[in-house]
Molecule: c-di-GMP-I riboswitch aptamer
Organism: soil metagenome
RNA sequence: GCAAAACUGUCGCGAGGCAGUGACGCAAAGCCUCCGGCCCGCGUGGUAGCGCGGGUAGCGGGGCUGCCG
Numbered sequence: 001g002c003a004a005a006a007c008u009g010u011c012g013c014g015a016g017g018c019a020g021u022g023a024c025g026c027a028a029a030g031c032c033u034c035c036g037g038c039c040c041g042c043g044u045g046g047u048a049g050c051g052c053g054g055g056u057a058g059c060g061g062g063g064c065u066g067c068c069g
C1' cells in the first nucleotide's frame, strides 16, 4: 500500500460484480483470461462426454509494470 469473510445497498437467470462498513491475509493480493483448474448459464446427449457464452487475476502457470533494501 492492498483488502478476505461478514453486514448493508445495488446490478445480474446465476456464478459473481460495484459502493460503503470491516480486516482474514498478501512483497506484487498492481494490470492482462493466452493455458490449465474450479464455479455459473445455454445447447446437445448415451444424464458420460462435448460445444458455446459468462465468472474467478485472493486457484495455479504465463505476459507487462513496479516500492524499499
Base pairs, nucleotide, nucleotide: 001026002025006021007020008019009018010017011016024058030064031063032062034061035060036059037056038055039054040053041052042051043050044049